RNA sequence: GGGCCUGUAGCUCAGUUGGUAGAGCGUCAGCUUCGCACGUUGAAGGUCACGGGUUCGAUUCUCGCCAGGUCCA
Numbered sequence: 001g002g003g004c005c006u007g008u009a010g011c012u013c014a015g016u017u018g019g020u021a022g023a024g025c026g027u028c029a030g031c032u033u034c035g036c037a038c039g040u041u042g043a044a045g046g047u048c049a050c051g052g053g054u055u056c057g058a059u060u061c062u063c064g065c066c067a068g069g070u071c072c073a
Base pairs, nucleotide, nucleotide: 001072002071003070004069005068006067007066010025011024012023013022019056027043028042029041030040031039050064051063052062053061
C1' cells in the first nucleotide's frame, strides 16, 4: 500500500427484501424482609463510530473517512 470482516444502551450482543431500535447483565426506584441477599414489577439510559449522497423515509443502499481484527505484498 491492497483485499475481507467488525463498529448499535455502561458491558456482551440481536436487529435488512429501506418504514420511527431491542434482549441479557449492570444502574436506580417500588413490592417483599426486622435488615440484607434472592425474587418480582417498573424506570432511566442510544446523534445506530464520524461526514456526505440516493430516497417521501437510511442502523439497513452508496461514497469518503477513523479505529480494531485478519490475510496478502